[in-house]
Context: one part of a larger RNA
RNA sequence: GGCAAACGGUGGAUGCCUUGGUGUUGGGUGGCGAAGAAAGACGUGGUUAGCUGCGAUAAGCUUCGGUGAGCCGCUAAGCAGGCUUUGACCCGGAGAUCUCUGAAUGGGGAAACCCAUCCCAAGUAAUGUUGGGAUAUCUAUUGCUGAAUACAUAGGCAAUAGAGGCGAACGAGGAGAACUGAAACAUCUCAGUACCCUCAGGAAAAGAAAACAACAGUGAUUCCCAGAGUAGCGGCGAGCGAAAUGGGAAAAGCCUAAACCGGACAUAUGGUAAAGUCUGCAGACGUUGUAUGUUCGGUGUUGCGGGGUCUUACCAGACGAAACUGCAGGUUUGUCGCCAAGUCAAAAAUUCAAUUGAUAGUCGAAUCCGCUGGAAAGCGGAACCAUAGAUAGUGAAAGUCUAGUAGAUAAAAUCAAUUGAACUUGGUGAGUAAGAUUCCCAAGUACCGCGGGACACGUGGAACCCUGUGGGAAACUAGGAGGACCACCUUCUAAGGCUAAAUACAACCCAGCGACCGAUAGUGAACUAGUACCGUGAGGGAAAGGUGAAAAGAACCCCUUUUAGGGGAGUGAAAUAGUACCUGAAACCGUUUGUCU
Numbered sequence: 001g002g003c004a005a006a007c008g009g010u011g012g013a014u015g016c017c018u019u020g021g022u023g024u025u026g027g028g029u030g031g032c033g034a035a036g037a038a039a040g041a042c043g044u045g046g047u048u049a050g051c052u053g054c055g056a057u058a059a060g061c062u063u064c065g066g067u068g069a070g071c072c073g074c075u076a077a078g079c080a081g082g083c084u085u086u087g088a089c090c091c092g093g094a095g096a097u098c099u100c101u102g103a104a105u106g107g108g109g110a111a112a113c114c115c116a117u118c119c120c121a122a123g124u125a126a127u128g129u130u131g132g133g134a135u136a137u138c139u140a141u142u143g144c145u146g147a148a149u150a151c152a153u154a155g156g157c158a159a160u161a162g163a164g165g166c167g168a169a170c171g172a173g174g175a176g177a178a179c180u181g182a183a184a185c186a187u188c189u190c191a192g193u194a195c196c197c198u199c200a201g202g203a204a205a206a207g208a209a210a211a212c213a214a215c216a217g218u219g220a221u222u223c224c225c226a227g228a229g230u231a232g233c234g235g236c237g238a239g240c241g242a243a244a245u246g247g248g249a250a251a252a253g254c255c256u257a258a259a260c261c262g263g264a265c266a267u268a269u270g271g272u273a274a275a276g277u278c279u280g281c282a283g284a285c286g287u288u289g290u291a292u293g294u295u296c297g298g299u300g301u302u303g304c305g306g307g308g309u310c311u312u313a314c315c316a317g318a319c320g321a322a323a324c325u326g327c328a329g330g331u332u333u334g335u336c337g338c339c340a341a342g343u344c345a346a347a348a349a350u351u352c353a354a355u356u357g358a359u360a361g362u363c364g365a366a367u368c369c370g371c372u373g374g375a376a377a378g379c380g381g382a383a384c385c386a387u388a389g390a391u392a393g394u395g396a397a398a399g400u401c402u403a404g405u406a407g408a409u410a411a412a413a414u415c416a417a418u419u420g421a422a423c424u425u426g427g428u429g430a431g432u433a434a435g436a437u438u439c440c441c442a443a444g445u446a447c448c449g450c451g452g453g454a455c456a457c458g459u460g461g462a463a464c465c466c467u468g469u470g471g472g473a474a475a476c477u478a479g480g481a482g483g484a485c486c487a488c489c490u491u492c493u494a495a496g497g498c499u500a501a502a503u504a505c506a507a508c509c510c511a512g513c514g515a516c517c518g519a520u521a522g523u524g525a526a527c528u529a530g531u532a533c534c535g536u537g538a539g540g541g542a543a544a545g546g547u548g549a550a551a552a553g554a555a556c557c558c559c560u561u562u563u564a565g566g567g568g569a570g571u572g573a574a575a576u577a578g579u580a581c582c583u584g585a586a587a588c589c590g591u592u593u594g595u596c597u
Base pairs, nucleotide, nucleotide: 001596002595003594004593005592006591007590008589009588015582016546017545020517021516022514023513024512025511026510027509028508029506030505031166032165039101040100041099042055043054044053046079047078049075050074051073061095062094063093064092065091066090070083071082072081106115107114108113116135117134118133119132120131121130122129137163138162139161140160141159142158143157144156145155170201171199172198173197174196181188185235211218212217222249223248224247225246226245232240233239253498254497255496256442260298261297262296263295264294265293266292267291268290269289276285277284278329279328280327281326282325283324303476305441306440307439308437309436310435311434312433313432314431317336318335319334320333321332322331337428338427339426340425341424342423350422351421352420353419354418355417356416357415358414359413361409362408363407367382368381369380370379371378383400384399385389391403392402393401447471448470449469450468451467452466453465457483478493479492480491481490482489533540534539553581556568557567558566559565
């Protein structure tokens, strides 16, 4: 030195474990913010480094409830000092405080800093000083003021109200790729996807037929299943890909514009009475009247067309008021009564009551003995409960030990939903029928040409829908659609608007579940983790879990330069479980013994 065995060191694999993750289901909730958010800086404890909490009232203050014996958060003990049955600590509701930064908003600024003005207060002989409040911008409304420029307008000032920023996905709109696929590539595809911008809500969007359909009919929208990978589109390649209809979920319908009437304002016109002042008669008035425009109120809202206006007929609760005057009639309007609806649409604010639920809780059955063992829940024996044999813990494996579980029950305060009432609003003189009239029924619109887009549909025979550009209707005997176009037929009524539910999503909260992971896995993060560290910066981004049932964490003695390390003693079931701590593989390094050279 090789080989073998045994025993060690080093190392931290493996096994077991789980405080953490991950996916998913159901429910709640769906926002926070100038009343200063999200996110932070700096402080704050008797002692205080980090985390947590909190804010100069600073691990807290007040109050109302719950609970009931201990408590002064965690790493994390100690020392010192306190609180507490006159109810502490803890849990929940409401409130107070809440430095500085940050939309940050008095001005500035290299965030957490600097510097102001006005008013009020404290203080000073006075100034300095200190405390409180106000002072950003934009938009809307109102008021005041007010140029060039006469009226005016622009502009300025003030008051009041709103906005601004943040947030996971879902939503609507605007703008919009490429890799890729086509086995290359250009139409095409990826895809109206990703990314970017704007805006909103708890959902959004859509929505009450100028719709479908086919000679039979349906009757707003949305979502699901089928129709169907069908009909179609397509360098007819790759690929893209409906609808009618049927079955379900959910169901809800409405308001304007116009004609006509009335009020107000502006402009024009008219001129002494012809028109007008509800009608008739009489008087009186005359900036009344008439036309156009704007605006407000009434009316009106439809496709077996509807509405307006006029005439006729029928039916219409009570009381009051108004109009130049008197009388008669009629008209308009207010209140009550009657009817109906409602805060989630057609209009809109709030209160009360009841019920249910949320935010702390409470009650909650039933087992003992022996054996092994360090320890009993194990084994043996004999019992009991069960609307509870889910689960977790307890010195090994517990229905009956603990927390719980099934079930039952509770709120001073706040919140949510539902129902009812108050309350509010609407209707109540219009309605019905017949006839007449032809007054109205959404215009640079429909439609057409050209150029695009979007429709499953790539220009195609290409309708329907949207519109950049140029032309440009009709008025119900009207107009659109039914996939070029025409006719017949059918169907609907565009060019204004609102609308719950069924649907989408999950940041956050609650309750579960998993042929999901188990510390190189699972989140990057089971630990001081978006930390340490790296980078000028945008940004990148770790490693790191386990003594034991309980610290019982080794008094005391010894070796040594030693607060290192070790040997005894002691604890413990175990110390080769000694904090470099469960198990403790391999590589690697040794010791002893044997053997070979």